This is a predicted structure of a 74-nucleotide RNA (transfer RNA) from a Patescibacteria group bacterium. Rfam family: tRNA. About the family: Transfer RNA (tRNA) molecules are approximately 80 nucleotides in length. Lineage of the source: Bacteria > Bacteria candidate phyla. Its mean pLDDT, the model's own confidence on a scale to 100, is 80.
[in-house]
């Protein structure tokens, strides 16, 4: 260079051919729990869905480019 996957929260991911507040885990935090840690339980928080456009009433979902990983041909 050509061609394919895949990119979602610190980390692991989920989301049946687009359809409404994007969900869990675990890891932080906070409180219960102990004499005091640990175990164990409970609350809250935490996403521009890789960037940017385009389609559409509605885009994690569908087309474009890009940028990053990663397989395969030359």
């Nucleotide at each position: 260079g050509c061609c394919g996957u895949c990119g979602u929260a610190g980390c692991u991911u989920a989301a049946u051919u687009g359809g409404a507040u994007a969900g869990a885990g675990c890891a932080g935090a906070c409180c219960c729990g102990u004499c005091c840690u640990a175990a164990g339980g409970g609350u809250a928080a935490g996403g521009u869905u890789g960037g940017a456009g385009g389609u559409u009433c509605g885009a994690u979902u569908c087309c474009u480019c890009c940028c990053g990983a990663u397989g395969g041909c030359g």